[in-house]
RNA sequence: CUCGAUAAAGGCACACCCGGAGCAAUCCGGGGUCGCAAAGCCACGGGUCCUGUCAGGAUCGCCAGGCUGCCGAAG
Numbered sequence: 001c002u003c004g005a006u007a008a009a010g011g012c013a014c015a016c017c018c019g020g021a022g023c024a025a026u027c028c029g030g031g032g033u034c035g036c037a038a039a040g041c042c043a044c045g046g047g048u049c050c051u052g053u054c055a056g057g058a059u060c061g062c063c064a065g066g067c068u069g070c071c072g073a074a075g
Stems, first nucleotide, its partner, number of pairs: 002075001003072002011036002016031006034061001040067003045063002047059005
């Protein structure tokens, strides 16, 4: 460097519930814990979704890509 273990420490948090924002997709806070080795960040490419109507928005926990990062056996 690649890789990712019935390892250890720590992390995130689906559905659902409560409160809030938004027309909506969805987002934020709390609970929750299905899962995740980038489920950290980025909307540049593809996909999907929304709209007050058409050029703006949402999603990186849909895929690809970029940047950054914890731990560490075997190969």
Description
c-di-GMP-I-GGC riboswitch aptamer, 75 nucleotides, folded computationally. Its mean pLDDT, the model's own confidence on a scale to 100, is 86.